[in-house]
């Protein structure tokens, strides 16, 4: 230098063919318990790496770009 894959909640990861962004763990509240843990119920938490484009509508498609991993030269 070229190519591939990845970036989404505090963490680990989903999201099909473009149509309300989710789960588990963690956090917070409640139930239970003499108390704690465990268990059960609930709540909050996101400008989907960044900048543009297409579209009525973009995590998803297109262009550029940053970072990480892998391969080639």
């Nucleotide at each position: 230098g070229c190519g591939g894959c990845g970036a989404u909640a505090g963490c680990u990861c989903a999201a099909c063919u473009g149509g309300c962004a989710g789960a588990g763990c963690a956090a917070c509240g409640g139930c239970c318990u003499u108390c704690c843990a465990a268990g059960c119920c609930g709540u909050a938490g996101g400008c989907u790496g960044c900048g543009g484009g297409u579209u009525c509508g973009a995590u998803u498609c297109c262009c550029g770009u940053u970072c990480g991993c892998c391969g080639c030269u």
Source information:
Model confidence (mean pLDDT): 82 of 100. Predicted 3D model of a 73-nucleotide RNA (transfer RNA) from an uncultured Clostridia bacterium. Its Rfam family is "tRNA".